[in-house]
RNA sequence: GCGCCCGUGGCGGAAUAGGUAGACGCAAGAGACUUAAAAUCUCUCGCCUACUGGGCGUGUCGGUUCGAGUCCGACCGGGCGCA
Numbered sequence: 001g002c003g004c005c006c007g008u009g010g011c012g013g014a015a016u017a018g019g020u021a022g023a024c025g026c027a028a029g030a031g032a033c034u035u036a037a038a039a040u041c042u043c044u045c046g047c048c049u050a051c052u053g054g055g056c057g058u059g060u061c062g063g064u065u066c067g068a069g070u071c072c073g074a075c076c077g078g079g080c081g082c083a
Base pairs, nucleotide, nucleotide: 001082002081003080004079005078006077007076010026011025012024019066028044029043030042031041032040046056047055048054049053059075060074061073062072063071
């Protein structure tokens, strides 16, 4: 230099003919139980906000589309192969 694959919460990892983003697990927080703890069970767990609500969010920036994590382009980062 060329080709292929990958990039989603704090971490792993789903969502694949484009249609509610974050299932499930781990970690974390709160509560219940306990004399206390562990274990177990329940709930919560991206960000912003003028907060009974609304908006944004899948590496970055654009494009296609009524609609993009998913398709297209460029770039950034990682892995593999070839030279």
Molecule: transfer RNA
Organism: Podila clonocystis